Transfer RNA from a Chloroflexota bacterium, 82 nucleotides, folded computationally. Taxonomically the source falls in Chloroflexota (Bacteria, Bacillati).
Order: sequence, then C1' cells, then structure tokens
RNA sequence: GGAGGGGUACCCAAGCGGCCAAAGGGGGCUGACUGUAAAUCAGCUGCGCAAAGCUUCGGGGGUUCGAAUCCCUCCCCCUCCA
Repeated sequence: GGAGGGGUACCCAAGCGGCCAAAGGGGGCUGACUGUAAAUCAGCUGCGCAAAGCUUCGGGGGUUCGAAUCCCUCCCCCUCCA
C1' cells in the first nucleotide's frame, strides 16, 4: 500500500432506521442466608429520590419526522495479501 473485520455502560458483549438508556455475563452497591467470610439467592446499577425530562454507542459532519444502526471524513485495533 491492497482486501476484510471491529471500536457500544466500569469490563466483556448482543443489538432489525422507531417498540433502545440499549439483551446477557462479569464487577460494584444494598438486602437475605451465615458465628464471620466465601458460595448461593433477590433487588438495583448513565444523570435525575421518582415521574417527566436530559445526555450517551471512537472523534467530527451529514441524511431523516426519527440514527448505536444509513452516508462522508478522520483516528485507533485485529486478520489476510503484498
């Protein structure tokens, strides 16, 4: 340099243009159990007490009534070819 795959919550990871604040697992917090701890079980886990609302899928821009999802551009990682 060429081809392909990928970047999503603290970590891993699923994700069809609307039903997505986004499955599931880990971790964390709280509670139950236990003499204590571990294990196990339950609830919660972006902000907001909550509801409404707000913000978020690598950065920026665009299309659209509506974007994690489509388009453009840039950055980074992996595989193959040279």

Annotation: The sequence was found in a public genome assembly. It matches the Rfam family "tRNA". Rfam describes the family as follows. Transfer RNA (tRNA) molecules are approximately 80 nucleotides in length. By type it is a transfer RNA.